[in-house]
Molecule: Bacterial large signal recognition particle RNA
RNA sequence: AUGCACUAAGCGGGGAGUUAGCGGUGCCCUGUACUCGCAAUCCGCUACAGCGAGGCCGAAUCCCCGUCCCGAGGCCAAUUGUUGUGAGGUCGGUCUCAAUACGGAACGUUGAUGCGCGGGUCCCGUGCAAUCGCACGCCGUGAACCGUGUCAGGUCCUGACGGAAGCAGCACUAAGCGGAAUGUACGAUGUGCCGCGGGGUCACCUGCGCGGAGUCAUCGGUUGAGGGUCCACUCGGAGCAAGCGGUCGAAGGACGGGUGUGCAA
Numbered sequence: 001a002u003g004c005a006c007u008a009a010g011c012g013g014g015g016a017g018u019u020a021g022c023g024g025u026g027c028c029c030u031g032u033a034c035u036c037g038c039a040a041u042c043c044g045c046u047a048c049a050g051c052g053a054g055g056c057c058g059a060a061u062c063c064c065c066g067u068c069c070c071g072a073g074g075c076c077a078a079u080u081g082u083u084g085u086g087a088g089g090u091c092g093g094u095c096u097c098a099a100u101a102c103g104g105a106a107c108g109u110u111g112a113u114g115c116g117c118g119g120g121u122c123c124c125g126u127g128c129a130a131u132c133g134c135a136c137g138c139c140g141u142g143a144a145c146c147g148u149g150u151c152a153g154g155u156c157c158u159g160a161c162g163g164a165a166g167c168a169g170c171a172c173u174a175a176g177c178g179g180a181a182u183g184u185a186c187g188a189u190g191u192g193c194c195g196c197g198g199g200g201u202c203a204c205c206u207g208c209g210c211g212g213a214g215u216c217a218u219c220g221g222u223u224g225a226g227g228g229u230c231c232a233c234u235c236g237g238a239g240c241a242a243g244c245g246g247u248c249g250a251a252g253g254a255c256g257g258g259u260g261u262g263c264a265a
Stems, first nucleotide, its partner, number of pairs: 002264005010056002012030004020046005034054005063258007073248004079242005085236004092231002094227007102220002106215002114210008122199006128192002130189004135184002138179004147172004155164003
């Protein structure tokens, strides 16, 4: 070196999660890679860290190790953005009040603010009128007996003259009832283009006079004080997105190294 028969190894790996830890089942990535059984309140193991049963290949392109390149994907996370949320009450937006008079509006030489005088609005008293009420006055009515007058008839007293009481009727009247256009007195008022006197005049309206250029603060601006927490802001926490950096790392590529046993000629 050749042939035959074998053996170790290999027949996928990785991430998160779980776990004391390892591997698996389930998820994700890679991408093609023997079969069956077991297994998430899980299964099997213990650093030689799935177990059990079977199959194929087999010492090298193929198995093992190291270095480098590229690198799917996962994880951690500084930071940033964004959306909810809790708290605070410091500038600001916002709201209220005050001041100012810079701008705009409005008023003003057909005369502003101001000053002076008068009137009105307001209050008190009062006159007149109107309306209403009540009383008086006026008119009418108004008593079977218990009001007045007159009292027919009738009754009573008397020897007589005469006298007495008195019903009905008639007339009058009291209380009461009713009426009315006026009158008198008193009272009241959702009354009056009405009058008189007094008070008040902060404010408003109005008239007159003086005087001669501002006035006002509706809007904006500015300043100050305050309210509130909607926005903004500050702090905290949560979700989502991006993500410096770190970490693990499949697949692919390059290079280097390592690994048997028996027999036969």